[in-house]
Molecule: Bacterial RNase P class A
Organism: soil metagenome
RNA sequence: AGCAGGCCGUGCGGCCGCGGGCGCGAACGCGCUCGAGGAAAGUCCGGGCUCCGCAGGGCAGGGUGCUGGGUAACGCCCAGUGGGGGCGACCCCGAGGACAGUGCCACAGAAACAUACCACCCCCUCACGGGGGCAAGGGUGAAAAGGUGCGGUAAGAGCGCACCAGCGGUCGGGUAACCGGCCGGCUCGGUACACCCCACCCGGAGCAAGGUCACAUAGGGGGAGAUGAGGCGGCCCGCCGAUCCCCGGGUAGACUGCUGGAGGUGCCGGGUAACCGGCACCCGAGAGAGAUGGCCGCACUCGACUGAACCCGGCUUACAGGCCUGCU
Numbered sequence: 001a002g003c004a005g006g007c008c009g010u011g012c013g014g015c016c017g018c019g020g021g022c023g024c025g026a027a028c029g030c031g032c033u034c035g036a037g038g039a040a041a042g043u044c045c046g047g048g049c050u051c052c053g054c055a056g057g058g059c060a061g062g063g064u065g066c067u068g069g070g071u072a073a074c075g076c077c078c079a080g081u082g083g084g085g086g087c088g089a090c091c092c093c094g095a096g097g098a099c100a101g102u103g104c105c106a107c108a109g110a111a112a113c114a115u116a117c118c119a120c121c122c123c124c125u126c127a128c129g130g131g132g133g134c135a136a137g138g139g140u141g142a143a144a145a146g147g148u149g150c151g152g153u154a155a156g157a158g159c160g161c162a163c164c165a166g167c168g169g170u171c172g173g174g175u176a177a178c179c180g181g182c183c184g185g186c187u188c189g190g191u192a193c194a195c196c197c198c199a200c201c202c203g204g205a206g207c208a209a210g211g212u213c214a215c216a217u218a219g220g221g222g223g224a225g226a227u228g229a230g231g232c233g234g235c236c237c238g239c240c241g242a243u244c245c246c247c248g249g250g251u252a253g254a255c256u257g258c259u260g261g262a263g264g265u266g267c268c269g270g271g272u273a274a275c276c277g278g279c280a281c282c283c284g285a286g287a288g289a290g291a292u293g294g295c296c297g298c299a300c301u302c303g304a305c306u307g308a309a310c311c312c313g314g315c316u317u318a319c320a321g322g323c324c325u326g327c328u
């Protein structure tokens, strides 16, 4: 000067407040204790939980896309393979299939997937020109018949040969992606971040889910229905099966779900790691108009981004400043 990983993110004391729990108290109230984050955020994925009848089959639709492993699951994580970048530590990658089919390839260029503009060579012709061969050279382009070299030829061409790239076969290593050796004939573009094909996964709605109690469900009007209403939501099959929908009227208060969990810390063991197992200890917010604030004193490096609302695992984004470890 950089690279990678991890962590902290004002501290202490006093006073007054706010929310939850426990205790005392007839009540007012008093005492003790606990009270935001690494992202609580965006709500982008995945799961738990709850209800929808079992969560069934097919089509449609959506998602994922190198290999192996981890996990409750994932589009996440770990380890590797291949490709790209960097002197390096290291970083990045939507990384299946273009001999199933369809589409597209701007401009330029003769031609963008099937072709020859110039040039080169042979033949005819005095010549202009015509017929044929070729794809090495020029030119266009992001991309033009494998690349370089030697031979070969009328001129040329994998036509032959050597090396390299690719393809196929075989042998060896690896669980695999893949890597290495040998052999073969040479080898008809790109794009799937276009449709599509292949493999695998996915039922829907969400805590305003859902449940209990109280209150209300009065008196009415209209429509559909066992020839099947409705459950069922994109469709169909299958299953259950008698009520269902609209207008109008009425109730809208309390409890629960509600926080002890794929939980945290330490040690030991397995594993390269992600992670898993065992033991011990700990409890760390649960409101319902929604609490976590204000003042004062001291200290310093003068304090960033921002705040729970069912819970958890990820990803992404924001972040003043500081610390630790390993490496170039």
Base pairs, nucleotide, nucleotide: 001328002327003326004325005324006323007322008321010299011298012297013296014295015294016293018035019034020033021032022031023030024029037305041316042315044314045313046312047311048310049206050205051204052203056237057236058235059234061202062201063200064199065198066080067079068078069077070076081095082093083092084091085090096197097196101195102194103191104190105189115145117138118137120133121132122131123130124129146164147163148162149161150160151159165187167184168183169182170181171180172179173178210256211255212254213253220247221246222245223244224243230240231239263282264281265280266279267278268277269276270275300303